[in-house]
This is a predicted structure of a 168-nucleotide RNA (Lysine riboswitch aptamer) from a pig gut metagenome.

RNA sequence: GAUAGAGGCGCGUUUCGCCAAGAGUACCCGUUGCCAAUGCCGUGCAGGGCAGGGGCGGGAAAAGGGGCAGACGCCGAAGCCGGGCCUCCCUGCAUGGGGGUUCAGGCUGGGCGGACAAACGAACAGUUGUCCGACUGUCGCAAAUGGAACAGUUUGCGGAGAGCUAUC
Numbered sequence: 001g002a003u004a005g006a007g008g009c010g011c012g013u014u015u016c017g018c019c020a021a022g023a024g025u026a027c028c029c030g031u032u033g034c035c036a037a038u039g040c041c042g043u044g045c046a047g048g049g050c051a052g053g054g055g056c057g058g059g060a061a062a063a064g065g066g067g068c069a070g071a072c073g074c075c076g077a078a079g080c081c082g083g084g085c086c087u088c089c090c091u092g093c094a095u096g097g098g099g100g101u102u103c104a105g106g107c108u109g110g111g112c113g114g115a116c117a118a119a120c121g122a123a124c125a126g127u128u129g130u131c132c133g134a135c136u137g138u139c140g141c142a143a144a145u146g147g148a149a150c151a152g153u154u155u156g157c158g159g160a161g162a163g164c165u166a167u168c
Base pairs, nucleotide, nucleotide: 001168002167003166004165005164008075010074011073012072013071014070015069017068018067019066027059028058029057030056031055032054034053035052038051039050040049041048042095043094044093045092046091047090078108079107080106081105082103083102084101085100086099087098088097089096109136110135112133113132114131115130116129117128119127120126138159139158140157141156142155143154144153145152
């Protein structure tokens, strides 16, 4: 350097699949002595456009996200942060959010639990970050055990995947 592997509630993608929630919400219809610089197009200003808003009655979804199952690709699997480019939310400026893509840039071995926090979100779900806690795999060091030695086992400490193991 090449090839092949291991960690386990392992990672990610996907589906004419199922389930809960979304939600009695959006929206539609009817009605109304209510609102009128009233309501909507993310926020602020300006411009432009639409005609509504609230109450009551009737009808009534879906998507993203989540869980299960199947299939596929895998073990920096993957995720996040920052920057660049493109793009969406009526137009301009500012700003906020979403999506795509890129970089041997930076961080994280892995999953789990708890606390706190921000944003997205209907959400107490999920994602993300920080801290703590044991657990687990791997390598190194030390000690004990192992008839000697090796392998192995146990305990303790420490490191990180640009690592570890095997073969060439």